[in-house]
C1' cells in the first nucleotide's frame, strides 16, 4: 500500500434495529453466617451534566465525527487506534 477483524460501565465480555445504559463473571460497598476472618448466602454498585435543604427525579453517553431511520450499540460513510493476513 491491499484484506479481514476488533473497540461497549472500574476490568473481562454477551448483545447485529424498539421490550437495551444494556446480560453475565471479576472486582467494589452493604447485609447475613463466624470469636473473628476466609469461603458461601442475599442485595447494591457506570460516567459527564442539570434540579433539589434532601430524599429522588431530568438529560447525554456503547473510540469520534456525519448520516439513514418513527425509533441505531446494532446498518451506511469517513476518521483514529489494537490485532492478524498479502505485498
Nucleotide at each position: 500500500g491491499g484484506a479481514g477483524g476488533g473497540u461497549u460501565g472500574g476490568c473481562a465480555g454477551a448483545g447485529u434495529g424498539g421490550c437495551c445504559g444494556a446480560a453475565u463473571g471479576c472486582g467494589u460497598c452493604g447485609c447475613a453466617c463466624u470469636u473473628g476472618a476466609a469461603a458461601u448466602g442475599c442485595g447494591a454498585u457506570a460516567a459527564a451534566g442539570g434540579a433539589g435543604c434532601a430524599a429522588u427525579c431530568c438529560u447525554u453517553u456503547c473510540g469520534g465525527a456525519g448520516g439513514u431511520u418513527c425509533g441505531a450499540a446494532u446498518c451506511c460513510u469517513c476518521c483514529a487506534c489494537c490485532c492478524u493476513c498479502c505485498g

A computed fold for an 87-nucleotide RNA from a Candidatus Liptonbacteria bacterium, annotated as transfer RNA. Rfam family: tRNA. The family's RNA type in Rfam is transfer RNA. The coordinates come from a structure-prediction model, not an experiment, and the mean pLDDT is 81.